Predicted 3D model of a 95-nucleotide RNA (Glycine riboswitch aptamer) from Antrihabitans auranticaus. Its mean pLDDT, the model's own confidence on a scale to 100, is 81. Its Rfam family is "Glycine riboswitch aptamer". Its family is annotated with glycine biosynthetic process in the Gene Ontology. Lineage of the source: Bacteria > Bacillati > Actinomycetota > Nocardiaceae > Antrihabitans.
RNA sequence: CCGUAUGGGAGAGUUCCGGCCCCGCAAGGGAGUCGGACGCCGAAGGAGCAGCACCUCCCCGUCAAUCUCUCAGGCACACGGACCGUACGGGCUUC
Repeated sequence: CCGUAUGGGAGAGUUCCGGCCCCGCAAGGGAGUCGGACGCCGAAGGAGCAGCACCUCCCCGUCAAUCUCUCAGGCACACGGACCGUACGGGCUUC
């Protein structure tokens, strides 16, 4: 540094409209499902920049993030989730 297992792990609409489905005699109800509209989040992924190098005219190179942007993703629960802990395995380097 990589992989596997396991534990922890934040943020943001129970928003509005319409169809279907379900409950109901009806009115009405359902964080059920699909589509649309607007609002919002940043910790999968992605993108951008500092810096470094060259030049001192220009062009070009390398290139980081938990910063910035929100393409993607996400906004009950679940799933996911950067990152961290533990255990095991593999690779590289140094002493």